Context: one part of a larger RNA
RNA sequence: GGAUGAACGCUGGCGGCAUGCUUAACACAUGCAAGUCAAACGGUUGUUUUUACAACAGUGACGGACGGGUGAGUAAUAUGUAAGAAUCUACACUUAGGAGGAGGAUAACAGCUGGAAACGGCUGCUAAUACUUCAUAAUGCUUGAGAGAGUUAAAGAAUUUUGCCUAAGUAUGAGCUUGCAUCUGAUUAGCUUGUUGGUGAGGUAAAGGCUUACCAAGGCGAUGAUCAGUAGCUGGUUUGAGAAGAUGGUCAGCCACACGGGAAUUGAGAACGGGACCGACUCCUACGGGAGGCAGCAGUGAGGAAUUUUCCGCAAUGGGUGUAAGCCUGACGGAGCAAUGCCGCGUGAAGGAAGACGGCUCUAGGGUUGUAAACUUCUUUUCUCAUUGAAGAAAAAUUGACGGUAUUUGAGGAAUAAGCAUCGGCUAAUUUCGUGCCAGCAGCCGCGGUAAUACGAGAGAUGCAAGCGUUAUCC
Repeated sequence: GGAUGAACGCUGGCGGCAUGCUUAACACAUGCAAGUCAAACGGUUGUUUUUACAACAGUGACGGACGGGUGAGUAAUAUGUAAGAAUCUACACUUAGGAGGAGGAUAACAGCUGGAAACGGCUGCUAAUACUUCAUAAUGCUUGAGAGAGUUAAAGAAUUUUGCCUAAGUAUGAGCUUGCAUCUGAUUAGCUUGUUGGUGAGGUAAAGGCUUACCAAGGCGAUGAUCAGUAGCUGGUUUGAGAAGAUGGUCAGCCACACGGGAAUUGAGAACGGGACCGACUCCUACGGGAGGCAGCAGUGAGGAAUUUUCCGCAAUGGGUGUAAGCCUGACGGAGCAAUGCCGCGUGAAGGAAGACGGCUCUAGGGUUGUAAACUUCUUUUCUCAUUGAAGAAAAAUUGACGGUAUUUGAGGAAUAAGCAUCGGCUAAUUUCGUGCCAGCAGCCGCGGUAAUACGAGAGAUGCAAGCGUUAUCC
């Protein structure tokens, strides 16, 4: 000098665009953040004269594995990059086939009943795109050298479309393997027994000590194994002429986590707002037993130098569901708060005296503040009031949270708007008074003990400017 998610002190006019718990992955009151489908199903309620319409709990289907948050753990089951083979992939798209028959339940509901509640129990009734079964069957799968043999399926709704089953392919997504790269410590030197390899078996969607039985005795290590400490990684960001150093907040990609822990179910795929168990904590209780998880959006307490509204809207973009209308969406779009940052604009312009008053200073002549003011002329960015008024809407019509916002026009009046730090040298900018090694200053050198350009105040000057200075950190 540059930089910052900054903080603190003094000060503070406006706009645009960004950014905003870096600390306690501390604890959380309250509200909302994931539902949708009656064109799968039986029912209940309401309106109605019926037709019909609306709402609702339940069965069922798809989605709650996305989107959103955080960085605790992790030094390699991560990430980055370049390769690879032994895999799966709902919805979507393409292609080719198929959908015949039968059956038993069960929730809802009704009755009885337990419990303070949460939530149940028994009996009875009923439906389906829920469940079971028979048939059909290849190009699929299993087996076989081959011929062949064996084996697995389906569901309708509605009224002009769509859903269902099988197989193959595409796309997308995911799992797995390998090479290289990836912080510090040797005051950590040896580490390892499923350990290293093989065979058989099991397991997985899939290769594999992934698991297991047997066999062999291997495998890693001063090119730093093991151990310990620290840490999410990257695109990037920042400094630098570069080499390189530091860093990883916002945005984007990947990973990990969801009160702490380990283990499962469902599903194409696994668990922040799903379930079971153990633990800590909080709450309710009739003491028998129950309920909960903001590292979602707001918000509260605590911690801290320090970080915002318990706002508006689904109008746009995107997502879920549905034939659709639509519904849901704290994703998102916006507004609010904060000079936190970057950028832009303004706080008036021109004229105006050998130069007013006042201040300061003085050798008392003057000098300086200073064209500064006054005064004259002008302008209206900004401000106030009124007027007009969008684009963003795709898609003929209708649909805008933002928002009567941006913008336009008119009126008014210089009107509403300047501070902060410094002035001994480094370092741009000096004098007077006060103080008297005191009070104080200070980044370094150093100032102050009676003439202090260094302390405090006044005047003046210099620098930057809606900011200025200090502190912290990085280059």
Small-subunit ribosomal RNA, 5' domain from Euglena geniculata, 475 nucleotides, folded computationally.
Its Rfam family is "Bacterial small subunit ribosomal RNA".
Model confidence (mean pLDDT): 87 of 100.
NCBI's taxonomy places the organism under Eukaryota, Discoba, Spirocuta, Euglenaceae, Euglena.
The full RNA is in RNAcentral, with records from ENA and SILVA.